[in-house]
């Protein structure tokens, strides 16, 4: 080393946020505003643990 990108995750408790897409309001039309939605095998693979993104080896 987490979403298309850039990054959050505060003694281990079922994963977020801007941007971007998509859809809708608004507009004569774009583009702005503004609501919503969808997106994730947390670089591979093992360990520990009742439970890993979080902690322990390895290995790109």
């Nucleotide at each position: 080393a987490u979403a298309g990108c850039u990054c959050a995750g505060u003694u281990g408790g079922u994963a977020g946020a801007g941007c971007a897409u998509g859809a809708g309001u608004c507009u004569c039309u774009u583009a702005a505003u503004u609501u919503c939605a969808g997106g994730g095998u947390u670089g591979u693979g093992g360990g520990u643990u009742u439970g890993a993104g979080c902690c322990c080896c390895a290995c790109u």